[in-house]
């Protein structure tokens, strides 16, 4: 720090998604030790039990116990005044408890439900307070009273408590006294302040305290009054921190004032009156939601979550409400009240409150012991001892977390075994083990044994015999979990076969799966892995730092103008923002360096820094910015002059043109389309002419001219009015810019009222088209369009570009207006302002493109966006007559959705070209029979392939066995190869049984050798062969097609962010990317072409088997001779647009021409770039996997492949006279031939049969070429055709039944040029005739060549096919066989609506109104004070009022849940109906 993932690639956009860290966490495997931390996030849910607040007897009177002292009654025992004896009462000490007092229960401890507030933070402030217990200072501390619990005694009650009567203490209460630096009043002063005011002084009045205890004493503990600290609280402000406007208007004590209350104190905090105000867009109000902070995670920060543990602050303590008492409470373990709940009742009436530590029961994915100890630290009480303390400070459970340690170290290759892999060589696991040396850290045992203890000394340890430290004994007890297609580090096998299953995203899996599952290896981490949640991060994906907004989301339709937010020049002030210092403050803890304690970390102590923050001071500075004063003129406005304009409103006015009326003329049609029809017309239309009506719209002028702020605005006149623009600088001085609301304007269709209605024209109607045609086209036509007055307020309201201001090359064109030059002058020609276009540099942009009319470089304001869909929808408000409008979500669902270019492919887009593509032409095919070939059906089996073009006389150059692969049945387990063992045969030849493979029997019988064996053979085992079985979608190879089509690339330059482009495009020209020229291309490779072969002219060479001119010869090139000549076959040569000539651009080329056998590639062949089609082939071969193994090997026999209603490809023959039959006689090429071609002779009417010369062939043979020439039939199903069918035969073969060929005779079928379609060919070319080979025993109409006759046409590219090159256009790229859209079925999801139906939540009203404050009252009862009494004065209870919680009761508002039915939406491999949209998508 990035990275996956939209595209055939690419750049942007834009989201998903990962890799990091983190966690009071859960869950799954797994699990050795130790520190240190944390540990109910969920029901503030119910709790059983036990503990969590006491303490003081030096405050008090009492009980009880023990002690101790003196006194001592009954009684006893007598020695008679002694003992004993102790009841009883007092005394003192200890010590226990209950009860008065007192001080503490308002800390400490828990939780976070409320709570959106001065609740929190953080800085002020109280001149508006309070502060037990602490500390200083200072006064006093005198003398009185009545009571009361405890107790007794007696009642009531189950209990819980509780009446009464007597009795008593006190640091408990009460009067009196004293009395000021206290408080209040009076009236006088200083001095200080931010108002009221404060502080001080010096007088005068009035009020107001107290307690005493302990000690032998000193003294000590206490008590009052009062001043000050000091803690610790109250109460006011500034600032700051959560969403929502589909919550915009709240508010009646409300807001302010005066009085009185009321409190520690300010204050509507409460009341009575009086005024109407008070909060709100800088967001009241209400809804949701949440304790707040210090800080924690994360992050580079800025942020963003987060508020467990540790600290601070606040709020609660079963729910509501309340006071009491206290320094403090409205009080977790205090009191009433009222509600829900639990328990306990004798049923009358009573008890309770764990969100304190422990624990239980519930909830939940989930959170621990009903432990130990006060020894430390702290806390309350106390003079102290000490006593209490589930605060604490230990130990218990938990891998929750972090931070330590180990599970051994070192050697150790035969690289053992095993495992997996494997190309069978090996490789890996792996120095890993095993074996040797070595150590012992935890764990075990045993010995020793602490700090923490400080309190004068002594004592005193829960942890705990723990850490530590010593010794022993043995490698001995002590590893997992995840992952290994790409992000992302780590790979094979085997199973599985879109199945099972993975998956964070991309996506994996349909028979070779590094993606399931195991396994073996390999990465990571490591006492832990991983998974799920949940947060930062990456996310520059809400952009302050740091983003947009022409086309990706995204400028508001367009003005005025409020708030607001910004603002010219120049001077002076102030000093609010701004900037410095300085001061306080930011608690500790955390963090950061540094140093230091645990053996190291974690933990923890020091220090020191930070804590980015807020105050206040400095007459601190004053540049900007801000007030404020003062002036300026250039912004902004006035103003005078001037012309220009479809700016607007209102009246009126003109012609052309449609229609429709009246008349004429006039006659069959018109009219309309691509072609029709409906429509109109003989009742006289169309046409034409005249006249008249009505209405709407302005032709030319006209122009990317103009005008307006958009919408818009077009004859002409005239009235009325708005704006912009020159020019001039006369006048005001910043008046100025943007503009949330807010108010106006706003096309078209629309809506309401009332008028008009010529034309056009939704709706409708008809005719057509068409599979259908609610369309597109025709023919009519209703609203509306049109005009008045209103309503609505939306467009692709577009430049898809908000307003304003200012700067930043240029050229060029148009409207207006103005200047300059030109003696004067319409022009031109310069120059300046506005307005409106193109083209263009820099900039900027993803790119296209923008570019002084910017999207460019800056400012200042507003609107707006944040993935697609869902959706501009629901709900709700708002506005509307309505139709809608305008605000504007969610659930759910995808991984994309997009933008701009790029490269192809495609179009019912263009242009240019090209081909037997058309067109000319010519001869087929489809029609008949016939052969073949497929499909289908059939069958035991009709073996398999091949399928559009590019299967269908293909594979197959030959299925009667063989072939063969198929099907019956008979057989073997091995026809064939290797290896191992044993044997010596194998064979042959006869017979016999079989259909036959095979079996059986007889006769016969091995060879080489270096003596080790080897060859052959057979028999036996196992490995193994074999497989025309599978998969051509695992392949190699080979093959087809596009196409012999001109294209296909590349280096290196340059060009674009980039894919790519250029080059290869363009201008010509070619068959051709073939050449030429031009050009940011130069070049080069593969294709073209050429080099190869054949053919066509020739020249040497050569001269047999060939060939004869002259010479001899012969039945005959036979033969002798010859090699001129054919010809053979080997080597040359010619053809290159080379020459001329016109065209062309002086090219390249093209035309024409000459010469030449041949002229522009002469004509043919073979040669097929880069690719395409998962074309074809696993059955030619070869192959990886898979699959059979007494069979899916193998051998036999027979059948099949040759079937037959049919339908289709390809031929052959024909349909006849250009022809059939006869006859007659010339002329070829090119092949083949010894298991063979055969002459010639003979036989057969012939297939052919017999005998044979000769030939491995330029010598012989096949072999006769056929068309052709004569004759002869005449137009018929014929002397055409010849199938089909009988009968004799011949040939090849073991074998012609199923199933060859041929020949004689005989029969003589359909067919008289063949519908729709549709197929070859451009010259030695279709056509047309033969003739030859391969295959082959035999079998050709098929294929492969080969010669012979030998045409007809091509105006030309507009159509159809195909294909090159360019351009445009695309939602396509599996490339138009493509993409797709929307009704309907079916599932399934979430969601609106809907009679309503239930639950909550918070308010209002009103009724009731409990505790209890406060107010009145005087009905009752009464220590203290006064008073002689009487009675008062205070007090209590008691009754009333106000308030008052739950409680009822309404009716409204909101959330939410549900509801038959219902509306749409959405996901959903292969359902329907069309075909909307992307190309001009076939109507843009």
């Nucleotide at each position: 720090a990035g990275a996956g993932u939209u595209u055939g690639a690419u750049c942007c956009u834009g989201g998903c998604u990962c890799a990091g860290g983190a966690u009071g966490a859960a869950c799954g495997c797994u699990g050795g030790c130790g520190g240190c931390g944390u540990g109910c996030c969920u029901a503030a849910c119910a709790c059983a039990u036990g503990c969590c607040a006491g303490u003081c007897g030096a405050g008090c009177g009492g009980a009880g116990u023990g002690g101790a002292g003196a006194c001592g009654a009954a009684g006893u025992g007598c020695u008679u005044g002694c003992a004993c004896g102790g009841a009883g009462a007092u005394u003192c000490c200890a010590u226990u408890c209950a009860g008065c007092g007192g001080c503490g229960g308002a800390c400490g401890g828990g939780u976070g439900a409320g709570u959106a507030a001065c609740a929190c933070g953080u800085g002020a402030g109280c001149a508006a307070c309070c502060u037990a217990c602490c500390u200083u200072c200072u006064u006093c501390u005198g003398g009185g009273g009545g009571a009361u619990a405890a107790c007794a005694c007696u009642g009531g009650g189950a209990a819980a408590c509780u009446g009464g009567u007597g009795c008593u203490a006190a640091u408990a209460c009460c009067g009196c006294a004293u009395a000021a630096c206290g408080u209040c009043c009076c009236a006088c002063u200083g001095u200080c302040a931010c108002a009221u005011g404060g502080c001080g002084g010096a007088g005068g009045g009035a009020c107001c305290a107290a307690a005493g205890g302990a000690g032998c004493a000193a003294u000590c503990c206490g008590g009052u009054g009062g001043a000050a600290g000091a803690u610790g609280g109250g109460c006011u402000c500034g600032c700051g921190g959560c969403c929502g406007a589909u919550u915009a208007g709240a508010u009646a004590g409300u807001u302010g004032g005066u009085g009185a209350g009321g409190u520690a104190a300010c204050g509507g905090c409460c009341c009575a009156c009086c005024a109407a105000g008070u909060c709100u867009g800088c967001g009241a109000u209400c809804g949701g939601u949440a304790g707040c902070c210090g800080g924690a995670c994360u992050g580079a920060g800025a942020g963003g979550u987060c508020g467990a543990a540790c600290g601070g602050c606040c709020a609660c303590a079963u729910u509501g409400g309340g006071a009491c008492u206290g320094a403090g409470a409205c009080a977790c373990g205090g009191c009433c009240c009222a509600g829900a709940c639990u328990c306990c009742u004798a049923c009358g009436g009573g008890a309770g409150g764990c969100a304190g530590c422990a624990g239980u029961g519930g909830g939940g994915a989930a959170u621990a012991u009903u432990g130990g100890g006060c020894a430390a630290u702290g806390g309350g009480c106390g003079a102290a001892a000490g006593c209490c303390u589930g605060a604490c400070c230990c130990a218990g459970c938990a891998a929750c977390g972090c931070c330590g340690c180990g599970u051994g170290a070192a050697g150790g290759a035969a690289g053992a075994a095993g495992g997996c892999c494997u190309u069978c060589g090996g490789g890996u696991u792996g120095u890993a083990a095993a074996c040797u040396u070595c150590u012992u850290u935890g764990a075990u045992c045993g010995g020793g044994g602490a700090c923490g203890a400080a309190c004068a000394c002594a004592a005193u340890g829960a942890c705990g015999g723990u850490a530590c430290c010593c010794g022993a004994a043995a490698a001995a007890c002590a590893a997992g979990c995840c992952a290994c297609g790409g992000c992302u580090a780590a790979c094979u096998a085997c199973g599985u076969g879109c199945c099972a299953g993975c998956a964070g995203c991309c996506g994996c899996g349909g028979u070779a799966a590094u993606a399931c599952g195991u396994a073996g290896g390999u990465g990571g981490c490591a006492a832990g892995c991983g998974u799920u949640a949940u947060c930062c991060g990456g996310a520059u994906u809400u952009a302050c730092u740091g983003a947009g907004c022409g086309u990706a989301a995204a400028g508001g339709g367009c003005g005025u103008g409020u708030a607001g937010g910004c603002g010219g020049a120049u001077c002076g002030a102030c000093a609010a923002g701004u900037u410095g210092g300085a001061u306080g403050u930011g608690u500790a803890a955390u963090g950061u360096a540094c140093c230091g304690g645990c053996u190291c970390a974690a933990c923890u102590g020091g220090u020191a820094c930070g804590c980015u923050g807020c105050a206040c001071c400095c007459a601190a500075a004053a540049a900007c910015u801000g007030u404020c004063g003062a002036c300026c003129u250039u912004g902004a406005g006035u103003g005078u002059u001037g012309g220009a304009g479809a700016g607007g409103a209102u009246a009126g006015u003109g012609g052309a043109a449609u229609u429709c009326c009246u008349a004429g003329u006039g006659u069959a049609g018109c009219g309309g389309u691509a072609a029709a029809a409906u429509g109109c017309g003989u009742a006289g239309a169309u046409a034409u002419u005249a006249g008249g009506a009505g209405g709407a719209a302005c032709a030319c002028c006209a122009g990317u001219g103009g005008c307006g702020a958009a919408g818009g605005c077009g004859g002409c006149u005239a009235u009325c009015u708005g704006g912009a623009c020159a020019a001039c600088a006369a006048c005001u001085g910043a008046c100025g810019c943007u503009g949330a609301g807010g108010c106006g304007c706003g096309a078209a269709a629309g809506c309401g009222u009332g008028g008009g209605g010529a034309g056009c024209a939704a709706a409708c109607a008809g005719g057509a088209u068409u599979a259908g045609a609610u369309a597109c086209c025709c023919u009519g036509g209703u609203a509306g369009u049109c005009c008045a007055c209103g309503c609505g307020g939306u467009a692709a309201a577009c430049g898809a570009u908000g307003a304003a201001u200012a700067c930043u090359a240029g050229g060029u064109g148009u409207a207006g207006g103005g200047g300059g030059u030109a003696u004067c002058g319409a022009c031109c020609c310069c120059c300046c302002c506005u307005g409106u276009g193109c083209c263009g540099c820099a900039g900027c942009u993803a790119a296209c493109g923008c570019a002084a009319u910017a999207a460019g470089u800056a400012u200042u304001c507003c609107a707006c966006c944040u993935g697609g869909g869902g959706a501009g929808u629901a709900c709700g408000g708002c506005c509307g007559c309505a139709a809608g409008g305008u605000u504007g979500a969610a659930a759910c669902u995808c991984a994309a959705a997009g933008g701009a270019a790029u490269u192809g492919a495609c179009g019912g887009g263009g242009g240019c070209c090209c081909g037997c593509a058309c067109a000319a032409g010519c001869a087929g095919u489809g029609g008949a029979g016939u052969a073949u070939g497929u499909g289908g059906u059939u069958u035991a089996a009709u073996u398999c392939g091949a399928a559009a073009c590019c299967a269908c006389g293909c594979g197959a150059a030959g299925a009667a066995c063989c072939u063969u692969a198929c099907c019956a049945g008979g057989g073997c387990u091995u026809a064939c190869a290797u290896c191992c063992c044993u044997u010596g045969a194998c064979g042959a030849c006869g017979g016999c049984a079989g259909a036959g493979a095979u079996g059986c029997c007889g006769u016969u019988u091995c060879c080489c050798u270096u003596c080790g064996g080897g060859g052959c053979a057979a028999g036996g085992a196992g490995a193994c062969a074999g497989g025309u079985g599978g998969u051509g979608c695992a392949u190699g190879g080979u093959u087809g097609u596009c196409g012999u089509c001109a294209g296909c690339u590349c280096g290196u330059g340059u060009c674009g962010u980039g894919a790519g482009a250029u080059g290869u495009u363009g201008g010509g020209u070619u068959a051709a990317g073939u050449c030429c020229c031009g050009c940011a291309a130069c070049g080069a490779g593969c294709g073209c072409a050429a080099c190869c072969c054949c053919u066509a002219c020739u020249g040497c060479c050569a001269g047999u088997u060939g060939c004869c001119a002259g010479c001899a010869u012969u039945a005959a090139g036979u033969u002798g001779g010859g090699c001129a000549c054919u010809c053979u076959g080997g080597c040359g040569g010619g053809a290159c647009u080379g020459c001329c000539g016109u065209u062309g651009a002086c090219a390249a080329a093209a035309c024409g021409g000459a010469g030449g056998a041949a002229g522009g590639u002469g004509g043919g062949g073979a040669u097929g770039a880069c690719g395409u089609c998962a074309a074809a082939u696993c059955a030619u071969c070869a192959u990886g996997c898979c699959c059979c193994u007494u069979a899916u090997g193998u051998c036999c026999u027979g059948g099949g492949c040759u079937a037959c209603a049919c339908a289709c490809g390809u031929u052959c023959u024909a349909c006849a006279a250009u022809g059939g039959c006869c006859g007659c006689a010339a002329c070829a090429g090119a092949g083949g031939g010894c298991a063979g071609c055969a002459a010639c002779g003979u036989c057969g009417c012939g297939a052919g049969g017999c005998g044979a010369a000769g030939c491995g062939a330029a010598u012989c043979c096949c072999a006769a070429a056929a068309a052709g020439c004569g004759g002869u039939c005449u137009c018929a199903g014929u002397u055409c055709g010849g199938a089909u069918u009988g009968c004799a035969g011949g040939c090849u073969g073991a074998a012609a039944c199923c199933c060859g060929c041929c020949u004689g005779c005989a029969u003589g079928a359909a067919g008289u040029c063949g519908g729709a379609a549709u197929u070859g060919c451009u010259a030695g070319u279709a056509a047309u005739g033969g003739c030859a080979g391969g295959u082959c025993a035999g079998c050709a109409u098929a294929c492969u060549g080969c010669c012979g006759u030998g045409a007809a046409u091509a105006c030309g590219u507009u159509c159809c096919c195909g294909g090159g090159c360019c351009u445009u256009g695309u939602a396509c790229a599996c490339a138009c066989c493509g993409c797709c859209c929307g009704u309907c079925a079916c599932a399934c999801c979430a969601u609106g609506a809907g009679a309503g139906u239930c639950u909550g939540u918070a308010a209002c009203a009103c009724c009731c109104g409990a505790a209890g404050u406060c107010a009145g009252u005087a009905g009752u009862c009464u220590a203290a004070c006064c008073g002689c009494a009487a009675g008062g004065g205070g007090g209590a209870c008691g009754c009333u009022g106000c308030c008052g919680a739950a409680g009822g009761u309404g009716g409204g508002a909101c959330c939410g849940a549900u509801g038959a039915u219902u509306g749409g939406g959405g996901u959903g491999a292969a359902g329907u109906c069309g075909u909307a949209a992307c190309a001009a998508g076939g109507u843009a």